[in-house]
């Protein structure tokens, strides 16, 4: 230097508008769907015809060099091409111009003939080597490499044409929102030009005033890509658009344009502007909504992996190259689908766990153990398809060709290509071995027990759980579901016929417009001819693939995927049918309507004109009140009222008729005439021919009350004013008394404007009034047909109550309206108003109801009948005093608990000096004072009876000394009993809870009531029955009745007392006889008749008569009778109420205590004392106190007992004992009452507190704290204030005597039992309670219910607000970047023409600056649409126990509501 390979920049071609993200915009021709394009384009491909000819100037890289931090930018030489540019040709295209054809869809379109005029091109690669020809080497001959040429492919031009793709345009379909109702100037059309592939106001001059809109929703606001599909649903719908597929859009925000076929371009340019990064401050740089990854928000979302092997893509002639498209792998139980964590036997029902009725029971064949098995995963080996093809090599065959070369095709062979991965999938080991969680367990919902907690903790989807026994919390044990997942949390359908097309309603539950009149608009009688829009057939085509379905087949199955299929319910286009609807045309007479005679009638408007009352004025008479109320007052009158005659003014209203009668559309209309006027309704005919029904918006009427202006103003009568009533009374009642009410203009526009019932029409039992109009007829009238108004009903409808030819029935056409209650008919906006206010009218929040109708109750200051000493008529007391007695309070170391309205308070208590006793203090015991059991132990131990020592209790010591068996006998051993110790279960509690609970009891109430079965009515809760007429003490009985029966009550039946009989006769009786004696008496026999005792009968039942009455039930009167209508009083208490009392009579679950909340004991309280309440006794006197005399009961009790005679003491009481286990004896005397005397009205001769002294009983013990006695003392107290209690006949009130509890005794109490003995009930109007039937009810915890507004207090969301601060947007203007376009006197300028002196001029064309139009962004100005945020205003909702009232619910105490 060459030449080959290979790697990098450039030049140039194609690509990079594809594949891949995303869902912010878009409500749109943007999607979907089915057309159009006679208005287009379309590289690469495939076919067809017909060329590829001949020249030129350039410039990258290279090279040299400046600038600059750096991206990077400049100068200056050189070069080539399929890069560039001009000429030639011109099959064809395309344009103009002339004759024409065919066809059609408005404008045209397709085609033939002629003529002009305008327009292309690029070459590359491999072979051959006969001919030409050129270079190199050779002297030459030749060699050798190229060129022409000849061939092959691969390109390039033109032009037809297909296929792909794309553009443009049209008919339907696409969410709310009108509190967005009117919007629009390039706007809606026309003429020209201009632009584009390609129509058009695309764009621009002119010219013209047009275009969109009312449920067929313009414009605006909001939200949101849109489909195939996906979910859900019986469908019909709803909801929703992730993943795959189709399509739009966007690619940091906003706007340009270049290049290209294809972009206004995701990893291209240029500007603007935010953000990040770099700098040397001068400039620069960037775009994960590609695959990973990272950071930040968040409850939350994956590896910065492997291959290009397959499939597809661009590029190339290929090899190849690139390809986070894509195939694969990772991570995530996130979602489907398999599949395992094992199987078989196994009872003694093991152990623990948990429950228990202490018997068991359940975990549970579950486990243990034995026999097995062998998925998964684990470990060794082995080992795929997927690679159909493509590639290279290599031979054979054919085709182009001149060719055996080169190529292309076809066959054959051979060789290369696997991420995933040594993965699926086989084989072998080895072992039950490594592999279950979640949630529920009140109901709904499947599946229960214990503990622990005490409205706490906590739980909840919805009702709801938890306040000491929780299946609901937390825990455990069982159990129920599901299962490698299960539970919540969010969201969609669906159930929800709860927006109702399918498939609803509107009298009262939400819902008919206050009427009306009518545009649009929805519907519309009958014949009949036509058309064919809706309608039916049929056929084409299109409805993408996937998905869904039905088959078939492939991965071991299934998810999963392949292949048929059927489906896609829907779109367009042709044909064909006429029934119905529609349209068109002629008709028709039944809707509708107009004509003719009549008729009723508070229908409207207007003018006049009338009696009668009200007040007022003037005059007479007359005189002390009137007025007004529940009573009063305020007021009005001696200044002459009220009354009462005579006169006059004024102004509103029209008495009787007057009548669920009339008219009107409603609202409303009521004295009489007159004009004017509307509508109804009958009869008979003619007419017009569907001319009709409804009716958003529209228009007009529209009670009362308001405004607004002039008038009038008698009477009434908001507000306002006085007077009352009241706690207040801003009301209700009174006395005044302004607007207002009346009239004339003109607003307003609402009422429980209702019948709470929108308008037509058409059907579908009847009866029975009334108004009015026709007809007939047998005419004081009846009968028939219309049209209005009522009422009662059938049938259907209705939750139901009701409606029911005037429908709420059955049907049909329109309109209004409704969708839980409360916020709220409010708030914002908006229309209308003079205003008040009225029309449209939400939302946050909260609430789990709110409401029809009817049922049962209960209740009412609702009605109506009954009834009870409920009130009246009476009679005595309470309330004042003293006292006892019990409560509260208070005080206390303690004053022990309990009972509290009637239905706690002389109650538990029918006996607190200890004791009871449960309370205080203080001293003591701990298997205890008591019971059972168990295990061990000791010998003078328990235990007795004494001593110490203490207040006893308790402690400490010395002595005696149990039974029973064994043995020969002994207290001394053995064993056993009992007792003791010592432990250990346990006793023990008057602690707790009566609201865990048996049993008792009170109370409604001895009120007359609660209930059931069948049977009937009713959707049903429930009705009948039981109500009703009459009766009764009664739900007693009798009569009716859809009842018919029965129970529990009520009556009876037991037991007392009232009258007779029999039967018995002691202790009780004593007529007659007898004895005896103390002789008016009694005592003993005899007796049993009397009383009387205690047994049994008898009798009274409305049975007799009369009246009444339904002839019943019954009542009323009367006889007889002892009793007469339940003969008195008892006992006896339905179903339930009140969480009524009682854990303190006793039982008892649960919980607490356990040297103490247990048990002993000594004192003390329970007995306190300033008050307050309840129940009671004694009083206040003369109906009487005191003393004397004297007379008659009943019922009881009594042997730890009642006690007699005598005797003592003033007495209380000694002392004594006789006599009683009681018809025997005792207690015991009743008392008041009768007689007689005294007192002579006072704080007394009443009255007896309270204190002194002395005494007596009982008992260890009267001090705190007992009882009686006797003497002294002698208090308040003279009959009771509001209020309030008993009793109706042997009661009331008086007056006494028993008795239980008990040693006594606070007892004046409780309980009994005699004696003396009334007065009054006209009567049910009023008070309390109760029973029945009815009525309202907004009460069901039931009227002691409910429940309303302000005030204050917290929370919570809204409205509003002087502003303020963003965001969307609109208009007017300034400023204009990039770029297109238009213009350009100014500079540069290779190819091509032209001229040249050959140096260059000049033109054509480019290109830079400039200039102008548009034109982002940012300004300035003023609008308007939303949202933060804001002192304060406002209402509104919610919240166990706050203030004041008491509006509403009953006749809600003034019916209420609008």
């Nucleotide at each position: 230097u060459g030449c080959u390979a290979g790697a990098u920049a450039g030049u140039g071609g194609c690509a990079a508008a594809c594949g891949g993200g995303u869902g912010a915009g878009u409500a749109a021709c943007g999607c979907g769907u089915g057309g159009g394009u006679a208005a287009u384009u379309u590289a690469c491909c495939u076919u067809g015809a017909a060329g590829u000819g001949g020249g030129g100037a350039a410039u990258a890289a290279c090279c040299u060099u400046g600038c600059g931090a750096a991206a990077g930018c400049g100068a200056g030489a050189u070069u080539a091409a399929u890069a560039c540019c001009g000429c030639a040709u011109g099959u064809g295209u395309c344009c103009c111009u002339u004759a024409g054809a065919a066809c059609g869809c408005c404008u045209g379109u397709u085609u033939u003939a002629a003529g002009g005029g305008a327009u292309a091109a690029g070459g590359g690669u491999g072979g051959c080597g006969a001919a030409u020809u050129u270079g190199a080497c050779g002297u030459a001959a030749g060699u050798u490499a190229g060129a022409u040429g000849c061939u092959a492919c691969c390109g390039c031009u033109u032009u037809a044409a297909g296929a792909u793709g794309a553009g443009c345009c049209c008919g339907c379909g696409u969410c709310c929102u009108c509190u967005c109702a009117g919007c629009u100037a390039g706007u809606u059309g026309g003429u020209g030009a201009g632009g584009u592939a390609a129509c058009g106001g695309c764009u621009c001059a002119c010219c013209a005033a047009g275009g969109c809109g009312a449920u067929u929703g313009a414009c605006g606001g909001g939200u949101a890509g849109c489909u195939g599909g996906u979910c859900u649903g019986a469908g019909a719908g709803g909801a929703u658009g992730g993943u795959c597929a189709g399509u739009c859009a966007c690619a940091c925000u906003g706007g340009g344009a270049c290049u290209g076929a294809g972009a206004c371009a995701c990893u291209g340019c240029c500007c603007a502007g935010a953000c990040u990064c770099c700098u040397a401050c001068g400039g620069g740089a960037g775009g994960c909504u590609g695959c990973a990854g990272u950071c930040g928000a968040g409850a939350a979302u994956c590896u910065u992996g492997c291959g290009c092997a397959a499939u597809g893509g661009g590029c190339g002639a290929a090899a190849g190259c690139c390809u986070g498209a894509c195939g694969c792998a990772g991570c995530g139980a996130c979602g489907c689908c398999g599949c395992g964590u094992g199987a078989g036997c196994g009872a003694u029902g093991a152990a623990g766990g948990c429950c228990c009725u202490c018997g068991g029971g359940u975990u549970g064949u579950a486990a243990a153990g034995c026999u097995c098995u062998g998925u998964c995963a684990c470990a060794u080996a082995g080992g795929a398809a997927g690679a159909a093809a493509u590639u290279u090599c290599a031979a054979a065959g054919a085709g182009u060709a001149a060719a055996u070369a080169a190529u292309u095709c076809u066959u054959u062979g051979a060789a290369a290509u696997g991420a995933c991965g040594g993965u699926a999938c086989u084989a072998u080991g080895a072992g039950a071995g490594g592999a279950a969680g979640c949630c529920a367990c009140g109901g709904c919902u499947a599946a229960c027990u214990c503990c622990g907690u005490g409205c706490c903790a906590g739980c909840a989807g919805c009702c709801g759980c938890g306040g000491u026994a929780a299946u609901a919390c937390g825990g455990a044990g069982g159990u129920g579901g599901c299962a490698a997942g299960c539970g919540u949390u969010g969201u969609u359908c669906g159930g929800a016929u709860u927006u109702a097309u399918u498939g609803g309603g509107u009298g009262u539950a939400a819902a008919g417009g206050g009427c009306a009149u009518g545009c649009a608009g929805g519907c519309g009688g009958u014949u009949u001819u036509g058309u064919a829009a809706g309608c039916c057939c049929c056929a084409a085509u299109u409805g993408a693939a996937a998905u869904c379905c039905u088959u078939c087949c492939g991965c071991u199955u299934a998810a999963c995927g392949g292949g048929a299929g059927a489906a896609c319910u829907g779109g367009u286009u042709g044909g064909g049918g006429a029934a119905c609807u529609g349209c068109a045309g002629a008709g028709c007479u039944a809707g509708a309507g107009u004509a003719u005679a009549g008729g009723a009638g508070a229908g409207g408007a207007g003018a006049g004109u009338g009696g009668a009352a009200u007040u007022c004025c003037c005059g007479g008479u007359g005189u002390a009140a009137g007025a007004g109320u529940g009573a009063a007052a305020u007021c009005u009158g001696u200044a002459g009222a009220u009354a009462u005659c005579g006169g006059g003014a004024a102004g509103a209203a029209c008495a009787c008729c007057a009548g669920u009668g009339g008219c009107g559309a409603a609202g409303g209309c009521g004295a009489c005439u007159c004009u004017c006027u509307g509508g109804c309704c009958u009869a008979a005919u003619a007419c017009u021919g569907a001319c009709g029904c409804u009716g958003a918006a529209a228009u007009g009427c529209g009670a009362a009350a308001g405004c607004u202006a002039g008038g009038g103003g008698a009477g009434c009568g908001a507000a306002c004013a006085g007077g009352a009533u009241u706690a207040g009374a801003g009301a209700c009642c009174c006395u005044g008394g302004u607007a207002g009410u009346c009239c004339u203009a003109g607003c307003c526009g609402u009422a429980a404007a209702c019948a709470a019932u929108g308008g037509g029409c058409a059907c579908u039992a009847g009866g029975u009034g009334u108004a009015u109009c026709u007809g007939g007829c047998u005419u004081a009238g009846c009968c028939a047909g219309g049209u209005g108004u009522g009422c009662c009903g059938a049938a259907g409808u209705u939750a139901a109550c009701a409606c029911a030819u005037u429908a709420a029935g059955u049907g049909c056409c329109c309109c209004a309206c409704c969708u839980g209650g409360g916020g709220a008919g409010u708030a914002c906006g908006u229309c209308g108003g003079c205003a008040a206010c009225g029309a449209u009218g939400a939302a946050a929040c909260u609430c789990a109801a709110a409401g029809g109708a009817a049922u049962u109750g209960a209740c009412g200051g609702g009605g109506g009948c009954c009834c009870g000493c409920a009130c009246a008529a009476g009679c005595g007391g309470u309330g004042g005093a003293g006292c006892a007695u019990g409560u509260g309070g208070u005080u206390c170391a303690a004053u022990a608990g309990g009972a509290c309205g009637c239905u706690a308070c002389g109650c538990c208590u029918g006996g607190a000096a200890c004791c009871u006793u449960a309370c205080c203090a203080g001293g003591g015991c701990u298997u205890g004072a008591c019971a059972u059991g168990c295990u061990a132990g000791a010998a003078g131990u328990a235990g007795g009876a004494g001593c110490c020592u203490g207040a006893a209790a308790g402690g400490g010591u010395a002595c005696c000394a149990c039974c029973c068996g064994u043995a020969u006998c002994c207290a001394g051993u053995c064993g056993g009993g009992a007792a003791c110790u010592a432990g250990c279960a346990c006793a023990g509690g008057u602690g707790u809870u009566g609201c865990a609970u048996g049993g008792c009891u009170g109370u409604c109430g001895u009120c007359a009531g609660c209930u059931c079965g069948u049977g009937u009515c009713g959707u049903g809760a429930g009705a009948u029955g039981u109500u009703g007429g009459g009766u009764u003490a009664a739900g007693u009985c009798c009569c009716g009745c859809a009842a018919c029966g029965a129970g529990c009550g009520c009556a009876a039946c037991c037991a007392u007392c009232g009258u007779c009989c029999u039967u018995a006769g002691u202790u009780a009786c004593u007529a007659u006889c007898c004895a005896c004696u103390u002789u008016u008496a009694g005592u003993g026999g005899a007796g049993c008749a009397c009383u009387c005792u205690a047994a049994g009968g008898a009798g009274a039942c409305u049975g007799c008569c009369a009246g009444c009455g339904a002839u019943a039930a019954a009542c009323u009167g009367g006889a007889g009778g002892a009793a007469g209508g339940u003969g008195g009083a008892g006992a006896u208490g339905a179903c339930g109420u009140c969480a009524a009392g009682u854990c303190a009579g006793u039982a008892u679950g649960g919980c607490c205590u356990u040297u103490a909340u247990g048990c002993c004991c000594u004192g003390g309280g329970c007995g306190a004392c300033a008050c307050a309440c309840g129940u009671g006794c004694u009083a206040c006197a003369a109906u009487g106190g005191c003393c004397g005399g004297u007379a008659c009961a009943a019922a009881g009790g009594g042997u730890u007992g009642c006690u007699a005679a005598a005797c003592u003491g003033c007495g209380a009481g000694g002392u004594g004992g006789a006599g009683c286990u009681a018809a025997u004896c005792c207690c015991a005397a009743a008392a008041a009452g009768c007689c007689g005397g005294u007192c002579u009205c006072a704080g007394u001769u009443c009255g007896g507190a309270u204190u002194g002294a002395a005494g007596g009983c009982u008992g260890c013990a009267a001090c705190u704290c007992g009882c009686c006695u006797u003497c002294a003392u002698g208090a308040a107290g003279u009959u009771g204030g509001a209020a309030u209690c008993g009793c109706u006949a042997g009661u009331a009130a008086c007056g006494g005597c028993g008795u239980a509890u008990c040693a006594g005794c606070c007892a004046c109490g409780g309980u009994g039992c005699c004696g003396u003995g009334a007065a009054u009930a006209c009567g049910u109007u009023c008070c309390c309670g109760g029973g029945c039937c009815u009525u309202g009810u907004a009460c069901a915890c039931a009227c002691c219910g409910c429940c309303c507004g302000u005030c204050a207090a917290g929370u919570c969301a809204c409205c509003u607000g002087a502003g303020u601060c963003g965001a969307g947007u609109g208009u007017a203007c300034c400023c204009g970047a990039a770029g297109u376009c238009a213009c350009u006197a100014u500079c540069c300028u290779a190819a091509c023409u032209c001229g040249u002196u050959c140096g260059c001029g000049a033109g054509a064309g480019g290109g830079a600056g400039g200039u102008g139009u548009c034109g982002a962004a940012g300004g300035u100005a003023u609008g308007u649409u939303u949202g933060g945020u804001g002192a304060g205003g406002g209402g509104g909702a919610c919240u166990a126990a706050g203030u004041c009232g008491u509006a509403a619910c009953a006749a809600g105490g003034u019916a209420a509501c609008c």
Molecule: small-subunit ribosomal RNA
Organism: uncultured bacterium